[in-house]
RNA sequence: UGAAAGAGGUCGCAAUUUUUAUAAGUACUAUUUUUGUUAUCAGAUUAUUGCAAAAAUAAGAAAGGAAAAAUUGCCGAAAUUAAAAAGAAAAAUCUGUAUCUUUUUAAUUGGGCUAAUGCAAAAUAUGUAUUAGACUGUCACAGAAAAAUCUGUGGUGCGCUUUCAG
Numbered sequence: 001u002g003a004a005a006g007a008g009g010u011c012g013c014a015a016u017u018u019u020u021a022u023a024a025g026u027a028c029u030a031u032u033u034u035u036g037u038u039a040u041c042a043g044a045u046u047a048u049u050g051c052a053a054a055a056a057u058a059a060g061a062a063a064g065g066a067a068a069a070a071u072u073g074c075c076g077a078a079a080u081u082a083a084a085a086a087g088a089a090a091a092a093u094c095u096g097u098a099u100c101u102u103u104u105u106a107a108u109u110g111g112g113c114u115a116a117u118g119c120a121a122a123a124u125a126u127g128u129a130u131u132a133g134a135c136u137g138u139c140a141c142a143g144a145a146a147a148a149u150c151u152g153u154g155g156u157g158c159g160c161u162u163u164c165a166g
Stems, first nucleotide, its partner, number of pairs: 001165006009075001012074009029058009041096006078109011110136002113133008137156008
């Protein structure tokens, strides 16, 4: 220098399936009454036998996110941000773009936990970013110990350990 194999954790990372609660007596639908009027993220066009909003009655969901169990793949596992490409949905068409999904490229983050703040979300669940805190893995330096190992300081994954080849 290259190749192969490994470790960090008992809340390591992610995905799939099943069940459960929440979402919610919400959305949608139907009837009656009233009010208003070019509907969606925005603009243009189209509707008045239409559309929207509110109240009452009847009936009444789901997705995303979450928990548990099982299975699978793994240790830049994975996550976030930006750009590009393709697609989806929102009454219909067109245009643009906010949103969502997938792939690629670049950058950042060793790991999980707690707290504050911001964003997302129906939410006090939860996720995510930044900051701080202690803990932990690993390496370097210094010290102690017969040794196993311990203490302190600092760095952090293109890192670290083992084996093989040059």
Molecule: Lysine riboswitch aptamer
Organism: chicken gut metagenome